[in-house]
RNA sequence: GAGUCGGUCAGGCGGUCGCGUCAGGCUCCUUCGGGAGUUCUGCCGAGGAACGUCCGGGCUCCACAGGGCAAGGUGGUGGCUAACAGCCACCCGGAGUGAUCCGCGGGACAGUGCCACAGAGAACAGACCGCCUCGGGUCCGGCUUCGGCCGGUCGUGAGGUAAGGGUGAAACGGUGGUGUAAGAGACCACCAGCGCCUCGGGUGACUGAGGCGGCUCGGCAAACCCCACCUGGAGCAAGCCCAGACAGCAGACGUUCGAGGACGGCCCGUCCGAGUCUGCGGGUAGGGCGCUGGAACCGGUCAGCAAUGGCCGGUCGAGAUGGAUGACCGUCGCCGCAUGGCUGGUAACGGCCACGCGGAACAGAACCCGGCGUACCGACCGACUCAU
Numbered sequence: 001g002a003g004u005c006g007g008u009c010a011g012g013c014g015g016u017c018g019c020g021u022c023a024g025g026c027u028c029c030u031u032c033g034g035g036a037g038u039u040c041u042g043c044c045g046a047g048g049a050a051c052g053u054c055c056g057g058g059c060u061c062c063a064c065a066g067g068g069c070a071a072g073g074u075g076g077u078g079g080c081u082a083a084c085a086g087c088c089a090c091c092c093g094g095a096g097u098g099a100u101c102c103g104c105g106g107g108a109c110a111g112u113g114c115c116a117c118a119g120a121g122a123a124c125a126g127a128c129c130g131c132c133u134c135g136g137g138u139c140c141g142g143c144u145u146c147g148g149c150c151g152g153u154c155g156u157g158a159g160g161u162a163a164g165g166g167u168g169a170a171a172c173g174g175u176g177g178u179g180u181a182a183g184a185g186a187c188c189a190c191c192a193g194c195g196c197c198u199c200g201g202g203u204g205a206c207u208g209a210g211g212c213g214g215c216u217c218g219g220c221a222a223a224c225c226c227c228a229c230c231u232g233g234a235g236c237a238a239g240c241c242c243a244g245a246c247a248g249c250a251g252a253c254g255u256u257c258g259a260g261g262a263c264g265g266c267c268c269g270u271c272c273g274a275g276u277c278u279g280c281g282g283g284u285a286g287g288g289c290g291c292u293g294g295a296a297c298c299g300g301u302c303a304g305c306a307a308u309g310g311c312c313g314g315u316c317g318a319g320a321u322g323g324a325u326g327a328c329c330g331u332c333g334c335c336g337c338a339u340g341g342c343u344g345g346u347a348a349c350g351g352c353c354a355c356g357c358g359g360a361a362c363a364g365a366a367c368c369c370g371g372c373g374u375a376c377c378g379a380c381c382g383a384c385u386c387a388u
Stems, first nucleotide, its partner, number of pairs: 001386009011332007019045002022042003025038005047362001051373002054371005059235004071231005076090005091105001092103004106226002111224002113220003128165002130161006137154001139152005173191006192216002194213008239289004248280006260272004296315008334359004339354006
């Protein structure tokens, strides 16, 4: 100098005004339990992604003997976890000089299906060109005992051939030789792959060495399917509690045999007196709980390669319900650009100071957690690689 990976932060301080929950004060009401208001005081008041709502769990209600089918999901191995499609370590394959990165990574000899275009042929294949053999024919040349024979050439018919050409993402191992009419794992040597066996390493995926078998067997499972494992459904508008009013309806009691009410601690008594009470309406309107202390966060230590877990100590950090968390000013800091000055280095490339102008993102809780994915002005820290 160029890069790879991981982590931290997401402006600081002060002032003025404003908003929300809670606590206190004050005022009012009260059935004395509390409730309402508030221009007062104090504490606290978004994020690394609060986002998307894509996975997984807690919690709640409903369902549920057990087993099976269907449907959906997961898919190298071992571990972590409450759980996961997450994370860690490793294996295998691929990319890179390397740090490192990428993988939708079970099974294609259980079966079915598909493989566009091109091409003759696309799966136990295929004869288009080429190569070879044979038959017949045209033409030319040579020989002739004149009947033909031999050689070449160009069409054609029958057949062989997968070595060569050509098509394609892919054409049924590669190189060399033997062999053959020409050829071919037909056979041989070596190489590559596959399968099996033996020995060694590993918990395992897998892997090292040796031997055997001509076995050469295409790809797609994010096509159906097969194998192993997992999954009941809906979601805080879950769910639980308190609980009105009007119309209307029903029932009970009652109208001189007086329901009920007022006075009163109660009875007697006096007065008023035609309605009164209950249920449905409706578990509705409304209100409350759920609601935030938790697989929590911070620090230390121990076990482990790590993810993670154990122990000890400390901390309490929003809870709204038309939905608060904002605005302005001052100052300091950060970044970019321009100008000027000083300065390091051979150079590429930098560093410091002053002044001016500009910039500061993505985005915002709504039951709570663990992940993943996506967005993001920038700044800083650590480890490692390559080149000089």
The prediction has a mean pLDDT of 78. This is a predicted structure of a 388-nucleotide RNA (Bacterial RNase P class A) from uncultured Lapillicoccus sp. The sequence is in RNAcentral, with records from MGnify. Rfam family: Bacterial RNase P class A. Rfam classes the family as a ribozyme.